[in-house]
RNA sequence: GGUUCUGUAGUGUAGUGGUUAUCACGCUCGCUUCACACGCGAGAGGUCCCGAGUUCGAUCCUCGGCGGAACCA
Numbered sequence: 001g002g003u004u005c006u007g008u009a010g011u012g013u014a015g016u017g018g019u020u021a022u023c024a025c026g027c028u029c030g031c032u033u034c035a036c037a038c039g040c041g042a043g044a045g046g047u048c049c050c051g052a053g054u055u056c057g058a059u060c061c062u063c064g065g066c067g068g069a070a071c072c073a
Base pairs, nucleotide, nucleotide: 001072002071003070004069005068006067007066010025011024012023018056027043028042029041030040031039049065050064051063052062053061
């Protein structure tokens, strides 16, 4: 330099053109305990990487940018 894949809460993930964006771990609070852990219940936390386009409507489709990975040279 080229090709392909990829980007979603702190971390890892599901998701599909539409109505409240999913779950696990983690975090906070409560219950439980002498206390801690485990367990149970509740809660907070997201500009769905950025910009433009298509569409009545984009996290999803298209293009560009940026970041990451693999392969080729």